[in-house]
Context: one part of a larger RNA
């Protein structure tokens, strides 16, 4: 001395469940593997190191000593780690009573609104834009009144409100079905935490088959606009968006912030229990915000939901570009996905 980092500078897997591993809560009994202390064997010489010599010096060389941080064996110590014994309970889990909630799944219902179809009044315009045209209409359109068809999507309620691991999730009413919270101390007694590979699940938008198609809408079609206009603007309008199975496995998949435990001022909103007094306020558990002590960061900012202070486990980074390329491997039906470099050059 024996890296230092990952909110924005390169750096947290998109999320989760789980094998190996790696890390584990208090008391307590052996036992001496790991640790630690003493003896004893070994550790050829050369070389490395210090001291004295020899060649005129030095390299070189010779004598001595230390060293050889290492092995083996032995005696002992037991604090801590293994290992093992008997127990505890604060962690983890269970049970029993609760209330909340767009969590998932499947089936069934409604009302509004758009389009379209029949009729019926009615007559010349309607539509559309910065401004027109493209278009629709005397074969009766828009406007209005009835009755019908068929598809998506659920307005008020609505909330830095709830739920979910992420991704996500909103009409309503059954039916199955996951998880969290509260409260009771009733059971079990470390059964825990991480998680390399692995497996699952994962918006849109894409593919595959088979149905649907109202509206809206890549592509294409026309009309404006412009020097130009392969756009923005308008009028169409087909994939697509729905639905069933199947694939695909990627997003600014974001809190740009990996999971777990423990500590470390308050303040002030909001949700979902308990508790006391009870107009109302006090308290205590979860969750969800906003401000802010200490601390902490380059700052900007976090800031008992940490990016403070610590310990355990994974991921991941190591100047910009070439480049998430190329080759290979492997997955995929395909697009493509995962792994992922080199010359080169600054």
């Nucleotide at each position: 001395c024996u890296g230092g980092g990952c909110g924005u500078a390169a750096a947290g897997c998109g999320c989760a469940c789980g094998u190996a591993g790696g890390c584990u809560g208090c008391u307590u009994u052996g036992u001496a593997a790991g640790u630690c202390a003493g003896g004893g064997g070994u550790g050829a010489a050369a070389u490395c190191c210090c001291a004295c010599g020899g060649c005129u010096c030095a390299a070189c060389c010779g004598u001595g000593g230390a060293a050889c941080u290492g092995c083996c064996u032995u005696u002992g110590a037991u604090a801590c780690u293994g290992c093992u014994u008997a127990g505890c309970u604060u962690g983890a889990a269970u049970c029993c009573g609760g209330g909340a909630g767009a969590g998932g799944g499947u089936g069934g219902c409604g009302g509004a609104a758009u389009u379209c179809c029949a009729g019926g009044u009615g007559u010349a315009g309607g539509a559309g834009u910065g401004a027109a045209a493209u278009c629709c209409g005397u074969a009766g359109a828009u406007a209005u009144c009835u009755g019908g068809a068929g598809g998506a999507a659920c307005a008020u309620c609505a909330g830095u409100g709830g739920c979910g691991a992420a991704g996500g999730c909103g009409g309503c009413c059954a039916c199955c079905u996951g998880g969290a919270c509260c409260g009771g101390u009733a059971u079990u007694g470390a059964c825990g935490c991480u998680g390399a590979g692995g497996u699952g699940c994962g918006a849109a938008a894409g593919c595959g088959u088979g149905g649907g198609g109202a509206g809206c809408a890549a592509a294409c079609a026309g009309g404006a606009u412009u020097a130009g206009a392969u756009a923005c603007c308008c009028u169409g309008g087909u994939a697509g968006u729905c639905c069933a199975c199947g694939c695909u496995g990627u997003a600014a998949a974001c809190g740009a912030u990996g999971g777990a435990u423990g500590c470390u001022a308050g303040a002030u909103g909001u949700c979902g229990g308990g508790g006391a007094g009870u107009a109302c306020u006090c308290u205590u558990c979860g969750g969800u915000g906003u401000c802010g002590u200490a601390g902490u960061u380059a700052a900007c900012g976090c800031g008992u939901u940490a990016a403070g202070c610590a310990u355990c486990c994974c991921g991941c980074c190591u100047g910009g570009g070439g480049a998430g390329u190329a080759c290979g491997g492997u997955c995929g039906c395909a697009a493509g996905g995962c792994u992922g470099a080199a010359a080169c050059u600054c």
Molecule: small-subunit ribosomal RNA, central domain
Organism: Desulfovibrio sp.